[in-house]
RNA sequence: UCAGGUGCCGCGCCGAGUCCGGGCCCACGAGUCGGGGGAGUCGUGCACCGGAGCCGGGGAACCACGUUCCUUGGGGUGAAUCGCACGCCCGGGGCCCGCACCAAGGGCGCCGUGCGCGCGUAGGGUCUCUUUGCCGCCCGAACCCGUCAGCUCACCUGGUAGGCGUCAGGACAAAGAGGA
Numbered sequence: 001u002c003a004g005g006u007g008c009c010g011c012g013c014c015g016a017g018u019c020c021g022g023g024c025c026c027a028c029g030a031g032u033c034g035g036g037g038g039a040g041u042c043g044u045g046c047a048c049c050g051g052a053g054c055c056g057g058g059g060a061a062c063c064a065c066g067u068u069c070c071u072u073g074g075g076g077u078g079a080a081u082c083g084c085a086c087g088c089c090c091g092g093g094g095c096c097c098g099c100a101c102c103a104a105g106g107g108c109g110c111c112g113u114g115c116g117c118g119c120g121u122a123g124g125g126u127c128u129c130u131u132u133g134c135c136g137c138c139c140g141a142a143c144c145c146g147u148c149a150g151c152u153c154a155c156c157u158g159g160u161a162g163g164c165g166u167c168a169g170g171a172c173a174a175a176g177a178g179g180a
Base pairs, nucleotide, nucleotide: 011165012164013163014162018052019051020050021049022048026045027044028043029042030041032039033038053160054159055158056157057156058155063150073148074145075144076143077142082120083119084118086116087115088114090112091111092110094108095107096106097105123139124138125137126136128177129176130175131174132173133172134170135169
């Protein structure tokens, strides 16, 4: 000097996942009293409890729709759907070889479900905030219910996590708002 990693602080991002009050044992910090043992106070954190805000699910009439079984039920949260190509497993049935014929066995290719791996794609995100637009970059997952649920007033009910960043951004544009 360069590259990578880790920790802390600040500032931010995805997401409903924020705020207020109470709060046992305990932990940390700061004082007070006492000769000492110890007592007690305040603050922060904390299981848990309550509330506000925000985000979901169930749930009439009217309207809408039939549903399931025969390979694959149906539904929910979420931006995360759908398509093409290749490979593999399983299931189905077609053609050919085999044979006097059938069968065993083998080959070719078709359809369906699932998985893997690529390329796209509906859609989503990107730094004061909202809307719209430009260019670039990124995501396009995962999980849950359990045979059951359309919408849906009243009503009932659940969640308020987790994961990241400066090489998923530009002091780009327009209008408005807010702050300094």

Record summary:
Predicted 3D model of a 180-nucleotide RNA (c-di-AMP riboswitch aptamer (ydaO/yuaA leader)) from Nocardioidaceae bacterium UBA4001. Of the family's consensus pairs, 92% are formed in the model. The sequence was found by an Rfam model in a public genome assembly. It matches the Rfam family "c-di-AMP riboswitch aptamer (ydaO/yuaA leader)". Rfam describes the family as follows. This family represents a conserved RNA structure found upstream of the ydaO and yuaA genes in Bacillus subtilis and related genes in other bacteria. Its family is annotated with cyclic-di-AMP binding and regulation of gene expression in the Gene Ontology.